[in-house]
RNA sequence: UCCCGACAAUGGCAACCUUCCCUCAAUGGUGAGGAUGGGCGCAAAGCUUGAGGGUCCGACGUACGGGUUGUUGCCGUAUCAGGAUAGCCGGGCUGCCGAA
Numbered sequence: 001u002c003c004c005g006a007c008a009a010u011g012g013c014a015a016c017c018u019u020c021c022c023u024c025a026a027u028g029g030u031g032a033g034g035a036u037g038g039g040c041g042c043a044a045a046g047c048u049u050g051a052g053g054g055u056c057c058g059a060c061g062u063a064c065g066g067g068u069u070g071u072u073g074c075c076g077u078a079u080c081a082g083g084a085u086a087g088c089c090g091g092g093c094u095g096c097c098g099a100a
Stems, first nucleotide, its partner, number of pairs: 004098002012042002016038002019035003023032003040087001046093003052089002054085004061079006
């Protein structure tokens, strides 16, 4: 230096919950943001979605079905631009420590 990852050490991140605050809506609750306290877990839970996939949301349009005497409006499914998830997998880059 590289690989690797300890019942090691210094720290780090923070699922979810709680209390409070602010803003918008609301005036019952609740959502988004921040702070306090707790801490599921993570050796990259650091960055990158313009390696690549998976999952979720999904406007307009289109197709099909329902509804209807028929059509429009309406509802549902599929497709789809785009968005979310890096704490889904995984590629790339960077990084603390030094046991086996």